Molecule: Bacterial RNase P class A
Organism: Eubacterium sp.
Formats: sequence, structure tokens, C1' cells
RNA sequence: UGAGCAGCACAGGUGAUCGCACCUGGCUAUACCGAAAGGUCCCAGGUGAGGAAAGUCCGAGCUUCGCAGGGCAGGAUGCCGGAUAACGUCCGGUGGAGGUGACUCCCAGGCUAGUGCAACAGAAAUAUACCGCCUGUAACCGCCGCCAUUUGGCGGCAGGACAGGUAAGGUUGGAAUGGUGAGGUAAGAGCUCACCGCCUUUCUGGUAACAGAAAGGGCAGAUGUAAACCCCAUCCGAAGCAAGACCGAACAGAGAGCGAUACGGCGGCCCGUCGUGCUUUCGGGUAGGUCGCUAGAGCCUGUUGGUAACAGCAGGUCCAGAUAGAUGAUCAUCCAACGACAGAACUCGGCUUAUCGUGCUGCUCAUACU
Repeated sequence: UGAGCAGCACAGGUGAUCGCACCUGGCUAUACCGAAAGGUCCCAGGUGAGGAAAGUCCGAGCUUCGCAGGGCAGGAUGCCGGAUAACGUCCGGUGGAGGUGACUCCCAGGCUAGUGCAACAGAAAUAUACCGCCUGUAACCGCCGCCAUUUGGCGGCAGGACAGGUAAGGUUGGAAUGGUGAGGUAAGAGCUCACCGCCUUUCUGGUAACAGAAAGGGCAGAUGUAAACCCCAUCCGAAGCAAGACCGAACAGAGAGCGAUACGGCGGCCCGUCGUGCUUUCGGGUAGGUCGCUAGAGCCUGUUGGUAACAGCAGGUCCAGAUAGAUGAUCAUCCAACGACAGAACUCGGCUUAUCGUGCUGCUCAUACU
């Protein structure tokens, strides 16, 4: 200098004007409501989205309901150890795959519990002899020789045929019964041996996954698939802040009761009845209000322990809280750039997805120079 790998930070700044939500203070200097306190308005000051606020995919807190204990069903997870409130997350390892490397990726238990599936091709797919190789058989076909001559007889030959052996070679396939070499054999074969692979046991190292070594097993307990059913181990009650807790009306309308019957109607009187009155219940735990609600497994800095995730300690700090739901607009100016993705409604820890760009740190490879 070029090409990369890993991680982190920022996410337009400043000023002016207008506007919105919440909080604190002011209280009549303006208007309204109220008996007042005070509220609205007004005045002053302060605060006001994110790294993902998103998807709602996991895990928790919190709340209500349920729950003696056990089991079934269903769901999730799946190498080992650790972190954590918890997790399907994270960290560190092991094994495997990729890369020259920094480094990255992996739903990574069990097909030796059982069941299922494996197209096409191929002789044969869990079972097999098609071709080939080898051995045997002279009954048959065939060939050769001899004798006799009648179309026959005798002897030989393993070409066909038949019976068997063989998985070394050929053909198909993703996969054909561990691989290479040697011995061995009729031909072959872990049949035997050496090395490699696999399995078992033991030892050594490691908390463990696992690694290394030695001995043994000839490897027919013979292929793949569990992101097929399934088996094994571990875990899981349900619904969600419109959860839920507390306070709690008014009007209409309806029901019940009360007066020893006040008034009015039913044209006078009595009874009766209806309405007005008072109390009470329903309406309705409704409307509405308050809380939940934002100080929390919080954030920042330093330090200690730990490889790390993370944990402890000390100091500092308060960072939206609405309930029809605020966080905006205009102008000027700066910057390489008018500046991407995108907007909180109970709160956290993760994951996933979207994202213009700018900057920083550590590391790798190549080339050149000193």
C1' cells in the first nucleotide's frame, strides 16, 4: 500500500420563532368555575423515543384464577462444563465442516429397542450368483482316436449342458458386506499376516464432552434415514396491564315499605283506587376517579475476582408516562452528505428482521522498502 477477519461507538449539530404532552413553582397581574381549598386559563422554569422503540419468536418479574399427591395426553429442548432470576440466550471447551490465515459455520442424544421408507438403475437393496473365475460329472449334445462295418462298440476330451464353490474382478447405484499390500487357495474369501480404519476392555490425562497409549476382537450384532413414527433424559398449570386493586355517583325507569291519611283526580259523602311526599332496594360496583405506571434483576464511572459470559464493592446519577393517546413545524447556519431504517403505551433479559453512512480498536494474508 492492497485485500480481508473480529469487535465497538455515533445515528446530524447550533441558534431563533411558533406549537404539543407531563412535572415543579407563581399565585390574581386576565377571564371563568367554586363556600373554600383549589382547578381551567395565564406567567416562569425543567423534561420529552430507539439501536432496533419493530416482529411478538423464546425466557422472566408482576397480577388474577386454579392446584394434596401421582399418572396419561400434549408441547419444548437435546455433545460437555459454566453464567443467569430464567431461557430455546450467552460464554468457554470437545467433535465435525470450510478457509493459506485472522476466523466462520453446525436442531451435534438413540437406527445395536421396535416399526416404516429407500424412486430410477442394477443379476441382486438387506437380500443376491447376471457376466466372469474355479472344481466335479463322460448320462445327454458335440469333438477326437481305435475296432468292426449295420444305424454299432470301446477309449479319451470339460466346448455346450448339469451339479457345486467363489463376493477378488466387471456392470448399476448415494449405498454392494472395511481399505492397501503380501501370503494362501482349485479359484477365492479377515482364511492368515503387516499397516490404516472400526469395535471392546484396561491404563493415562481431563470436572466432563473427549484425547492418547496398550491389549484383544477378524469386523455377519452387515447401508442410509429419527428436519420418519418412535425410544430415552430434562423441563412445562392457564390467561395477560383492556392483567388487576381501591373509591364510587346522578338522571330516567321498576319493586317494597311508611303516615292512622296532608293535598289533588275519579263532578257531593264513605270505601276503594291513581298521583304527589318520605325511606329503601334494583338500575350498578355501571359512568367516572385514584392506583397499578415507571427508581428498575436501572444507567454511568472506577476497581476487584474470573480466559470469558458474569459477579462483588465504591462513588455518581434520575432518564417520557399519556388514556383518543405528546415528542412537531418553519427559517438561518455548519458538515463530504437535506442525514438510512424507523415512533414508546406495565417492565426487564435475549433472539430475529430493517438500516444512508461516519469513526475507532485489535488481528490476518500478500507485496514493497528499511